[in-house]
RNA sequence: CCUCUGGAAAGCCGCCCCGGACCGUCCGGGGCGCACCGAAGGAGUAAGGCGGAAUUCCCGCCGAAUCUCUCAGGUUCCGCGACAGAGG
Numbered sequence: 001c002c003u004c005u006g007g008a009a010a011g012c013c014g015c016c017c018c019g020g021a022c023c024g025u026c027c028g029g030g031g032c033g034c035a036c037c038g039a040a041g042g043a044g045u046a047a048g049g050c051g052g053a054a055u056u057c058c059c060g061c062c063g064a065a066u067c068u069c070u071c072a073g074g075u076u077c078c079g080c081g082a083c084a085g086a087g088g
Stems, first nucleotide, its partner, number of pairs: 001088006011034001013033009035075003041071001042069003048062005
């Protein structure tokens, strides 16, 4: 890296538009709004390292995560899915 398997969380919320089913409801898609989730991705960060100035402390850069943030993504099912197992 490839294949298979497992794989959590959070509204199947409100309004508008379109299409379908068929008699006033349902399903799907899009837009806006509010509320939420974190395990695609992304961002921040400890110890520590390097450098600068400085003389007991300051500045800059690098620096992990399933921790934090929610930009992105997601909030019925499906799907995605960090990560794990098996095989190659």
Molecule: Glycine riboswitch aptamer
Organism: uncultured Acetobacteraceae bacterium